[in-house]
Predicted 3D model of a 379-nucleotide RNA (Bacterial RNase P class A) from Asticcacaulis tiandongensis. The source organism's lineage runs through Bacteria, Pseudomonadati, Caulobacterales, Caulobacteraceae and Asticcacaulis. Rfam family: Bacterial RNase P class A. It is annotated as a ribozyme. Rfam describes the family as follows. Ribonuclease P (RNase P) is a ubiquitous endoribonuclease, found in archaea, bacteria and eukarya as well as chloroplasts and mitochondria. The prediction has a mean pLDDT of 75. The sequence was found by an Rfam model in a public genome assembly.

RNA sequence: UCAGAUGGUCGGGCGGUCGCGGGCAGGUUUUCCUGUCUGAGGAAAGUCCGGGCUUCACGGUAAUACGGUGGCGGGUAAUGCCCGCCGGGGGCGACCCCAGAGAUAGCGCCACAGAGAGCAGACCGCCCUGUUUACAGGGUAAGGGUGAAAGGGUGCGGUAAGAGCGCACCGCGUUUCCGGUAACGGAAAUGGCACGGCAAGCCUCACCGGAAGCAAGACCAAAUAGGAACGGCGCGUCAGGGUUCACCCUGACAGGGCAUUACCGCCCCAGACCGUUCGGGUAGGUCGCGUGAGCCGUCCAGCAAUGAACGGCCAAGAGGAAUGAUCGCCAAGGGGAGCAAUCCCUGAACAGAACCCGGCUUACAGACCAUCUGAUCCA
Repeated sequence: UCAGAUGGUCGGGCGGUCGCGGGCAGGUUUUCCUGUCUGAGGAAAGUCCGGGCUUCACGGUAAUACGGUGGCGGGUAAUGCCCGCCGGGGGCGACCCCAGAGAUAGCGCCACAGAGAGCAGACCGCCCUGUUUACAGGGUAAGGGUGAAAGGGUGCGGUAAGAGCGCACCGCGUUUCCGGUAACGGAAAUGGCACGGCAAGCCUCACCGGAAGCAAGACCAAAUAGGAACGGCGCGUCAGGGUUCACCCUGACAGGGCAUUACCGCCCCAGACCGUUCGGGUAGGUCGCGUGAGCCGUCCAGCAAUGAACGGCCAAGAGGAAUGAUCGCCAAGGGGAGCAAUCCCUGAACAGAACCCGGCUUACAGACCAUCUGAUCCA
């Protein structure tokens, strides 16, 4: 200098004018005006996990079903998150990725190709026999071919050719010992290989999980229509039937009510109608609503995540929703001209709170910082 890796910070600054939300104070005070203070993010997003809070449900325990999680240890309020480590894979490397329990509990599947895909298999090749080419029978998994995968790998011996058939090393299984909290690692002995893959197929094992969500929910509380209590008004006559003849049913008339009069309609004949009071509840209002697993700094413990101590700070709030517009100056960066000094042009992305918090994921122009890796050059 170039190309990269990891972690982090920022993501325009200052001023003028106009405008908007909220708090406080004042004024000619429900609405209006004035002053002053304050007013988006690292993701406010997706709503994917975990919590706080609230209401509802629930006697305890266990099991089953359903859903989720899945190496080990630690952190945390908690997590499927984070940190450290282990194992596997990728990269020259810094470093990155893993849905990373169980395939001798059982069931199932393994497309296409291929002779054969799971108690193996003979297409080509190799070897033996039938006297011989051809052909047929048999042996053979070393070689070729197919496939994601062909029933341990390499080598030596062995053999008709071959084969864990024998041996050495590697892999794998079993047992023992050593190290480690553990995952796991190492060593020795032993077994001739028996045990292909898939569990984001069923399944098995271990652990976790009550449901709904601020339109949660709590309080105050109009008009109208229901409900309850008390009071007022009022409970008549006739006919038929039943009959226990002081009662019941049906009908008619009178009467009453629906603000009043007439007509029509409806209702009641006593729970109709009128008045007072009470209760539930709607509109509306208040709270929930920001002092909290809070933020900043120093220091200590720890490899780290994180935790403890001390000091300082109070920082939007809301209701369909304010946080904006414009001008001037400055400016990282980008483009162009020029030998250079310098000049000209340009000059922020993604986005936007709505109960709150911890994570994850996704979007993001550009700038900066720290540590580290590889290559090249110079000393």